RNAcentral holds the sequence, with entries from ENA. A computed fold for a 77-nucleotide RNA from a Patescibacteria group bacterium, annotated as transfer RNA. Its Rfam family is "tRNA". From the family's description: Transfer RNA (tRNA) molecules are approximately 80 nucleotides in length. Rfam classes the family as a transfer RNA.
RNA sequence: GCACCCUUAGCUCAGUUGGCUAGAGCGCGCCCUUCACACGGGCGAGGCCACACGUUCGAAUCGUGUAGGGUGCACCA
Numbered sequence: 001g002c003a004c005c006c007u008u009a010g011c012u013c014a015g016u017u018g019g020c021u022a023g024a025g026c027g028c029g030c031c032c033u034u035c036a037c038a039c040g041g042g043c044g045a046g047g048c049c050a051c052a053c054g055u056u057c058g059a060a061u062c063g064u065g066u067a068g069g070g071u072g073c074a075c076c077a
Base pairs, nucleotide, nucleotide: 001073002072003071004070005069006068007067010026011025012024013023019057028044029043030042031041032040050066051065052064053063054062
């Protein structure tokens, strides 16, 4: 330099033939339970889906660009 793939909550990840404007587990907070802790149960906070632009009535989902990461190839006179 070229090709392909990935980027969704603090962490690990689901979710797309575009549509009731987003979920799980762990973690975190509160409550119940306990003398207390742990375990267990209930409730809750937390993300506008890497960023920008575009297509569309409508985008996490499609297109282009940018950034970061990964794999392969090439170059390395």